Predicted 3D model of a 465-nucleotide part of an RNA (small-subunit ribosomal RNA, 3' major domain) from a Candidatus Magasanikiibacteriota bacterium.
The coordinates come from a structure-prediction model, not an experiment, and the mean pLDDT is 81.
NCBI's taxonomy places the organism under Bacteria, Bacteria candidate phyla, Candidatus Magasanikiibacteriota.
The full RNA is in RNAcentral, with records from ENA and SILVA.
It matches the Rfam family "Bacterial small subunit ribosomal RNA".

[in-house]
Context: one part of a larger RNA
RNA sequence: AGACGGGGACCCGCACAAGCGGUGGAGCAUGUGGUUUAAUUCGACGGUAAGCGAAGAACCUUACCAGGGCUUGAACUGUAGCUGCAAAUCCCAUGAAAGUGGGACUCCUUCGAGGGUGCUAUAGAGGUGCUGCAUGGUUGUCGUCAGCUCGUGCUGUGAAGUGUACCGUUAAGUCGGGAAACGAGCGCAACCCCUAUGCUGUGUUAAAUUGUACACAGCAAACUGCCUUGGAUAACAAGGAGGAAGGAGGGGAUGACGCCAAAUCAGCAUGGCUCUUACGUCCUGGGCCACACACGUGCUACAAUGGGAAGUAACAAAGGGUUUUGCCAAGUCGCGAGACGGAGCUAAUCCCAGAAACCUUCCCCCAGUUCAGAUUGGAGUCUGCAACUCGACUCCAUGAAGUCGGAAUCGCUAGUAAACGCCGAUCAGCCACGCGGCGUUGAAUACGUUCUCGGGUCUUGUACU
Numbered sequence: 001a002g003a004c005g006g007g008g009a010c011c012c013g014c015a016c017a018a019g020c021g022g023u024g025g026a027g028c029a030u031g032u033g034g035u036u037u038a039a040u041u042c043g044a045c046g047g048u049a050a051g052c053g054a055a056g057a058a059c060c061u062u063a064c065c066a067g068g069g070c071u072u073g074a075a076c077u078g079u080a081g082c083u084g085c086a087a088a089u090c091c092c093a094u095g096a097a098a099g100u101g102g103g104a105c106u107c108c109u110u111c112g113a114g115g116g117u118g119c120u121a122u123a124g125a126g127g128u129g130c131u132g133c134a135u136g137g138u139u140g141u142c143g144u145c146a147g148c149u150c151g152u153g154c155u156g157u158g159a160a161g162u163g164u165a166c167c168g169u170u171a172a173g174u175c176g177g178g179a180a181a182c183g184a185g186c187g188c189a190a191c192c193c194c195u196a197u198g199c200u201g202u203g204u205u206a207a208a209u210u211g212u213a214c215a216c217a218g219c220a221a222a223c224u225g226c227c228u229u230g231g232a233u234a235a236c237a238a239g240g241a242g243g244a245a246g247g248a249g250g251g252g253a254u255g256a257c258g259c260c261a262a263a264u265c266a267g268c269a270u271g272g273c274u275c276u277u278a279c280g281u282c283c284u285g286g287g288c289c290a291c292a293c294a295c296g297u298g299c300u301a302c303a304a305u306g307g308g309a310a311g312u313a314a315c316a317a318a319g320g321g322u323u324u325u326g327c328c329a330a331g332u333c334g335c336g337a338g339a340c341g342g343a344g345c346u347a348a349u350c351c352c353a354g355a356a357a358c359c360u361u362c363c364c365c366c367a368g369u370u371c372a373g374a375u376u377g378g379a380g381u382c383u384g385c386a387a388c389u390c391g392a393c394u395c396c397a398u399g400a401a402g403u404c405g406g407a408a409u410c411g412c413u414a415g416u417a418a419a420c421g422c423c424g425a426u427c428a429g430c431c432a433c434g435c436g437g438c439g440u441u442g443a444a445u446a447c448g449u450u451c452u453c454g455g456g457u458c459u460u461g462u463a464c465u
Stems, first nucleotide, its partner, number of pairs: 001465002003462003007459007015449002019412005026300008034291002042053002064286007077123006089104006107115003126275002129273003135269002137264003140260001142258001147186006153162003166177003192252004197220007223246001226240005302405001306364006319352003326345002331340003371402001376397007418441007
C1' cells in the first nucleotide's frame, strides 16, 4: 500500500421491512444432470450454467453413429506434361443413394500459339481435431457502483503519502467551504434518440368540406428562473405560485481503472501440436426427440371477481408483405382446420386484421361439477421429394392428475405490479407455452434502517500478500 474481520462510524440499493402476484405440490412444454444407447455431436456449471450458444434438429442443418463410396479430393491457387478425347447433357445397366460401367453427342480463335475444360504428376488443399492456461476480437459480473489516475509542488531515509482526508450537500470525487497543495485526465453530468405541451410551415394516401385530430420537420418551453422558511450570507433542502410538465419530468443509448488465468480455438481470425486412401470428403438410413429418476425456467389449471351461450361482431398501438412469386379481399363450399376463387397492393392507399379482457341478457348453484384439460381411439386439413422413428392444426369421442401447494424461495415502488390480447424475427412447415416489441384495463404499500444480502467512504486489528 492492499486484502480480510461473526471490529467500529456514516451512507446507499425492491437489500430487509410494508404490500401485491408468483415458484416449490399437479399435468404439459422446454433446458440440464444422470442413466441408457451403435450414436444419443459439442460447448456453458454458485451468484455471473441450465426456454443459454439455437432469431426454428423430419432430409438438409449436423459437427454424432451404422453402412456404401472417393483419394490432388466437395470448394481454392500455382507449376510441368498430355488432350479434342473428356466434362456437362441424353440413354442403358447396376445401386438405398452417392457413385460405378457402357453408349450417343462433342470446343473457340486473329493459326503464332493462347484461352477454357478434363486427365496425370507435384507443391499444396482440407479438419466443428487439441490447447480460451499461448492469443486477437467479442462478451458476462462487480455496476450506471462513484470511483480510477496523472503533471508539478510539498512531506517522508524509503516503499509511499498529500492532492482524493475534514465540515456540509448531492443520484454522483455533484457542488460549496476550508486545507501544502495547485491544476489536469478517464469516469459523473451535459451534448444524441423516443415521449409529454404549445406555435409555425407543409400536407399526399390521413381528417374532412371547417374547426379539430393525424403525419412530417423546425422552433419554443424548465433554469431552483420567482416567493417564503431553514442553512455559514454558500452549496443545498422543505413548502408555495404560475405552468402541459418542477427540482435529473418519464424512458433509452452510453459501462472508467480494473477483478474473476471468468466465457468463447464451435461465429470469425490466429501461434503451437496433431490427422493426411483419413480425425478429410460424398451419400443413404438412424441419432441430436431415448427415460426407474433429480434440478432449473415456463404455460395451463384447481373455479362463481368464475365457466358456457347470445348480442354490441364496442374501443388500440406497433409491425410485416411480390423480380423471384409475397400479403391475399369480396364471393362460394366445408361443423372446422381449410379449399375454390381471383379483386387490390412495390403499400398513411390494398392485404395480414375479427383485437381480447370490457359491457348487456340468459343458463350453471359449489360438485372433481356445464371446473380443469392431460391421455387415448377414430376421421381429416396443410406444408414439404418425404410427416414411421419425429410436424403443426381441425372435428367427433375419451375425459387423467389437480380442491391453492412443506422446508424454502423469486419479481415488482406507477401507467409500475397484475390481468388482457396484437405483431415481428428465425421460418417450406413447425414441436413458440420461448424470445423481442406493441398497446388495453390498471392497483396495494414503503413506519423505518435493528436485522439478511450486495456496495461505497473513513477508521481500527491482523500470525495474510